[in-house]
This is a predicted structure of a 92-nucleotide RNA (c-di-GMP-I-GGC riboswitch aptamer) from Candidatus Fraserbacteria bacterium RBG_16_55_9. The prediction has a mean pLDDT of 82.
């Protein structure tokens, strides 16, 4: 290179909690520690989630109001590629 010890130093922090920001999914910050060898950092390709907003069906005599699909918003890297840095050190 390749790898990833019951190594030794070190890092992140599920789920819950409280603030707080947001229509929501989620962000943030503290608190917590279930994992995490990239559980660093890019939304680039799949995926997944969201519905203030917009089309179309449908249910509704009509309407208001529901719901479903697609769009267009936005989020998840702790869903699976890819990208791109990078700590430590046994086996192989």
């Nucleotide at each position: 290179c390749c790898u990833g010890a019951u190594a030794a130093a070190g890092g992140c922090a599920a789920a819950c909690c409280a603030a707080u920001c947001g229509a929501a999914a989620g962000g943030u910050u503290g608190g917590g520690a279930c994992g995490c060898a990239a559980a660093g950092c890019c939304a680039c390709a799949g995926g997944c989630c969201u519905u203030c907003g917009c089309u179309u069906g449908c249910c509704a005599a009509g309407g208001a109001g529901g719901u479903a699909a697609g769009c267009a918003u936005g989020g998840c890297g702790g869903c699976u590629g890819g990208g791109u840095u990078g700590c430590c050190g046994a086996a192989c």